This is a predicted structure of a 1206-nucleotide part of an RNA (large-subunit ribosomal RNA, half B) from a Patescibacteria group bacterium. Rfam family: Bacterial large subunit ribosomal RNA. Taxonomically the source falls in Bacteria candidate phyla (Bacteria).
Context: one part of a larger RNA
RNA sequence: CCCUCGUUUAGGAACUCGGCAAAACAGCGGCCGUAACUUCGGAAUAAGGCCUGCCUGUACCAGGCGCAAGCUUCGGUACAGGCCGCAGCGAAUGCUCUCAAGCGACUGUUUACCAAAAACACAGGUCCCUGCUAAGCCGUAAGGCGACGUAUAGGGGCUGAUGCCUGGCCAGUGUCAGAACGUUAAGCCAAGGGGUGCAAGCCUCGAAGCUAAGCGCUGAUGAACGCCGGCGGUAACUAUAACCGUCCUAAGGUAGCGAAAUUCCUUGUCGGGUAAGUUCCGACCUGCACGAAUGGCAUAACGACUUGAGAACUCUCUCAACGAGGGACUCGGCGAAAUUGCAAGACCGGUAAAGAUGCCGGUUACCCACAACUAGACGAAAAGACCCCGUGAAGCUUUACUACACCUUGAUAUUGACUUAGCGCUGAUUCCGUUUGAGUAUAGGUGGGAGACUUUGAUCCCUGGGCGCCAGCCCGGGGGGAGUCAACAGUGAGAUACCACCCUGACUCAAUGUUAAGUCUAACCCUUCGCCUUUACAGAGGCUGGGGAACAGUGUCUGGCGGGUAGUUUGACUGGGGCGGUCGCCUCCCAAAAGGUAACGGAGGCGUUUACAAAGGUUGGCUAAGUCCCGAUGGAAACGGGAUGCGUCGCGUAAAGGCACAAGCCAGCUUUACUGCAAGGGCGGCAACCCGAGCAGUUACGAAAGUAGAACUUAGUGAUCCGACCGUACGUAAUAGGACGGCGGAAGCUCAACGGAUAAAAGUUACUCCGGGGAUAACAGGCUGAUCGCGCCCAAGCGUCCACAGCGACGGCGCGGUUUGGCACCUCGAUGUCGGCUCAUCGCAUCCUGGGGGUGAAGAAGCUCCCAAGGGUUUGGCUGUUCGCCAAUUAAAGCGGUACGUGAGCUGGGUUCAGAACGUCGUGAGACAGUUCGGUCUCCUAUCUGUUGUGGGCGUUGGAUGUUUGACCGAGGACUCUUCUCUAGUACGAGAGGACCGAGAAGAACGAACCUCUAGUGAACGAGCUGUCCCCCAUGGGCAUGAGCUCGGUAGCUACGUUCGGCCGGGAUAAACGCUGAAAGCAUAUAAGCGUGAAGCCUUCCUCAAGAUAAGACAUCCGUAUCAGAUCCCAAGGAGAUUACUUGGUAGAUAGGCUCCAGGUGUACGGCCCGUAAGGGCUUUAGCCGAGGAGUACUAAUUGAUCGAG
Repeated sequence: CCCUCGUUUAGGAACUCGGCAAAACAGCGGCCGUAACUUCGGAAUAAGGCCUGCCUGUACCAGGCGCAAGCUUCGGUACAGGCCGCAGCGAAUGCUCUCAAGCGACUGUUUACCAAAAACACAGGUCCCUGCUAAGCCGUAAGGCGACGUAUAGGGGCUGAUGCCUGGCCAGUGUCAGAACGUUAAGCCAAGGGGUGCAAGCCUCGAAGCUAAGCGCUGAUGAACGCCGGCGGUAACUAUAACCGUCCUAAGGUAGCGAAAUUCCUUGUCGGGUAAGUUCCGACCUGCACGAAUGGCAUAACGACUUGAGAACUCUCUCAACGAGGGACUCGGCGAAAUUGCAAGACCGGUAAAGAUGCCGGUUACCCACAACUAGACGAAAAGACCCCGUGAAGCUUUACUACACCUUGAUAUUGACUUAGCGCUGAUUCCGUUUGAGUAUAGGUGGGAGACUUUGAUCCCUGGGCGCCAGCCCGGGGGGAGUCAACAGUGAGAUACCACCCUGACUCAAUGUUAAGUCUAACCCUUCGCCUUUACAGAGGCUGGGGAACAGUGUCUGGCGGGUAGUUUGACUGGGGCGGUCGCCUCCCAAAAGGUAACGGAGGCGUUUACAAAGGUUGGCUAAGUCCCGAUGGAAACGGGAUGCGUCGCGUAAAGGCACAAGCCAGCUUUACUGCAAGGGCGGCAACCCGAGCAGUUACGAAAGUAGAACUUAGUGAUCCGACCGUACGUAAUAGGACGGCGGAAGCUCAACGGAUAAAAGUUACUCCGGGGAUAACAGGCUGAUCGCGCCCAAGCGUCCACAGCGACGGCGCGGUUUGGCACCUCGAUGUCGGCUCAUCGCAUCCUGGGGGUGAAGAAGCUCCCAAGGGUUUGGCUGUUCGCCAAUUAAAGCGGUACGUGAGCUGGGUUCAGAACGUCGUGAGACAGUUCGGUCUCCUAUCUGUUGUGGGCGUUGGAUGUUUGACCGAGGACUCUUCUCUAGUACGAGAGGACCGAGAAGAACGAACCUCUAGUGAACGAGCUGUCCCCCAUGGGCAUGAGCUCGGUAGCUACGUUCGGCCGGGAUAAACGCUGAAAGCAUAUAAGCGUGAAGCCUUCCUCAAGAUAAGACAUCCGUAUCAGAUCCCAAGGAGAUUACUUGGUAGAUAGGCUCCAGGUGUACGGCCCGUAAGGGCUUUAGCCGAGGAGUACUAAUUGAUCGAG
């Protein structure tokens, strides 16, 4: 020193994030007594009081014995009297309590090993599904759970006792329902086409149509996912807005609550509590961003939950002390570990990959150990978990992409019979067909046609039905009983009777196909009283029955749905990353006079346009803008004329370059905006890109020479693959053809992340992981110093006057390296991060104290500046806070640096892992410099440096013993301040007030020493007490703690106690103030010279100090083989980890013992006496007693050995 314990004066939470930890009251039992609130059960052992031992007596109760009286019980209760102690549940065991709030109703459950909670569960509520071969779940299936249950049952979601309640919105998403229409796969049907072939045929493509779910569509649904506005104005003070207007919406948040587990601003404002309250409670409402079963608001009881307050209590603290046990330390035995480039391992300043034991320059330092402390060795440990990167991984999510399971749809097979109805197609029959106008009047088209129909019942009438464009037409029935229509005429494009063919639509019939509904039984499925066989069977097979039924189930094909599952993707640049921005091409500047040249440097453009009546080609011609003058309306600008005008105009489009011989403007004719090539160049990593004379062909213009392969030039863009198109006829598997491929051409990409990963792709991780990076962020350092702090210069102005007592605008110049930053230089094979505690140390830009100048200084008190770093610089309330605010003090409550000093020193409240909640954001997984509750701080061991102590060796020139000096700057410490009194109520002042200088007194904090006093401790001292044991009584003991409890306490050690300290001087100075005095006949404190002047400097004071290697001095002893002296060894303590030191060692009081004394306790045992007894009195201020003092050799320090100068 650490761990575990004991005690503690005065105070009593002042400690701290927080009463953490600890303590204590209380506790068991008895008797009293007990509030708010309440779900009437509770709360409640609420709270808060009193009693408790022993002895004696009395009464009663219960049991036992007894006939009874009565007796009795290591049975109980009550009362009375008495006894002792500090203390009677005497030791041990055995709730601290109250007030208030949040959350969760409760008992329970949970992250085995950092989270026990507000999280989970829960009873209750509600919604959804499920009719039994149930839904749901497991399984490929068989089969099983559900359940041997049956809607009061089972499954799932949400909420979470109870009470009062649970508002609006169905636009989006989901779910459910609906089926008319649209869309829609396989399949069906099939017009038509293609190939081939003489053909039959074969192969192939295939429009229309039919056809399901789904989707679209229509509706319902919120205790489904969810959502629940803005602006402007208005009342007779102001303020506010019941009110009005307007826009938007699916609807605009109702009740209740509200700075809240939710409020950023914010420590909101007010009230309460406190001396003081960022917390807490009650209100207000401005709800950044509450709100109604992701439930809202209350709520008794409950909680190792969270928060605030109080009582009690305490070493948590002021402020620490003593003691006990176990370690540490010494000795004996046994005997690890991490770590380790090397080791011969100092400090300061500098330098250096930017923080050096190792480099440079200085300074300091004899060699070696032991005990301690941790400031450094960017200490150890763990290839950083934060951050970034990787075309790394994994978990999770979803309206990312793509698959798959499940579910579902249709077709088809298993799969049969029949009925009805509808529909399609084919065939047959019958009927219908008007509206431009004309025409007898409802003319389908064409053709034929002069007659057709009629007693097999015409015209006409009645009636029923159908069609209808409302005029009429057709059919059926009845009446009736003989005619009707056409031709002709007329109208018209067309002429009617009748017949044939055809078109459109419809009725009916038949065949066929299909759809729907229904019936049947025989596939198939389920089941079975009974019977048979078999059998371990709740089994299997069969017979006979029953139910369902061509459905279901299953296979294949097919559409849908489909984070249920799986595989993946989810860009780069980037003064870290993310967010933002950007990504290809053109022009300019940067760009440093060739070319080229970067940045998240500065500015702009492009993803085209123009075509046959040109913005192309060619030939010919022409010259603009502006300014000035003149000219009707006429003006600054319309048109005409003149002058000037090298380009300011114009050139489709940005800019630059270029352009008058024009590339600009106009006109004529035109298509070279051609085909096939191409010497040679430019540019360039490649791939690409660009220019191009010339040749051939064919054209245009021009008289011709010539010009023309688009545009004044430079942007106007996309490789490869893929399939399709045009051309060619190159290849080809027996041949021919086809098909396929090749070659040439042109088209299809905001492949715009523009050299284009795929036809096809988003998120999240705090549950995370791996590989890397100090190539790259957060901390710290470094560089810088914009910002920041401080100072200076100028002086406009303020200051009544007056720039400068005090301030000082607009500006300017520095210094510092505490802020916020910039940079990214060491460190990512780890440099632990805020605050507090502890311990400091330095700077001075000084908060106080000291010395001075100025003052808008009367005094006092101030303001400002100069010098000055010696010392000092408080305690609390709130908050994690630093800071800050507040309370009370103070001479003052300084500012900074030291890795925002200090975590191998402590803490762990904050921040910053995993749990959970709120608000907000997100569909979601999740997220938030938002909030809230909770949450492992490793190394008992320090190698080196450093630091504090203690020794050993050697040296110090003969060896010793003792005593000392104090260093050209040896080291350290100390150094403080206040109040009061006197001077003096004086100077000063109108007064109020009120000094300097000087003298004295008392204190505060700090420090040292000590233990006489006071106080604490005092586990070998004394006494008291309970339970139990030592057979009983007594005495004396053990255990109840490593003292059982309690009351005292010697020495020692201590503080809360006592004593003392800071003084006074000397010297040299700072700011400042002077003397003499020139340079400069003056002036001047200065240049020569001489002074005054501060808590500061050097001394003075205290301590250490000759390893001060410069090793000092003085006194004394010894001097020739052992002296002087020392050590070993022993008794010890004033000393002490060990060593060392000190005392002593028989010539001795060193320790023990003994005697006496001091001091402590408090009157022993035994005996006698008194009392029934407990107990009391006397003997007896007894007895006992550790460390203290003195005396006394009884015991033990015996005997001896070694070193030691020539």